[in-house]
Notes
Model confidence (mean pLDDT): 86 of 100. The RNA shown here (FMN riboswitch aptamer (RFN element)) has 109 nucleotides and comes from a bovine gut metagenome.
RNA sequence: AUCUUUGGGGCGGGGCGAAAAUCCCCACCGGCAGUACAGUCUGCGAGCCUUUAUGGGUUGAUUCGGCGAAAUUCCGAAACCGACGGUUAUAGUCCGGAAGGGAAAAGAU
Numbered sequence: 001a002u003c004u005u006u007g008g009g010g011c012g013g014g015g016c017g018a019a020a021a022u023c024c025c026c027a028c029c030g031g032c033a034g035u036a037c038a039g040u041c042u043g044c045g046a047g048c049c050u051u052u053a054u055g056g057g058u059u060g061a062u063u064c065g066g067c068g069a070a071a072u073u074c075c076g077a078a079a080c081c082g083a084c085g086g087u088u089a090u091a092g093u094c095c096g097g098a099a100g101g102g103a104a105a106a107g108a109u
Base pairs, nucleotide, nucleotide: 001109002108003107004106005105006104012026013025014024015023027093028092029082030081031044032043033042034041039080040079047058048057049056050055062078063077064076065075066074084096085095086094
């Protein structure tokens, strides 16, 4: 450099109601790289807006204590966050764009 493959998880129980996997109580989930092992640090991807296109813009959330040379990453405790469109009723968990895209990882030559 070329090619191939891989590459996002989660609503179970109860309440009100004509109707809710959407509201309320409990429950459950966490892409990629870096770094002492990270949804909440740094960077990236996805999403959204924009552009003929390359590209540009925008983009959520954590504290306290402990051990240690080193951890907002481990251990203990208590918190917090989650695109767009759809829906008899408001969605991180249902359906859809998507058999899509993708940071990147592994392999072959």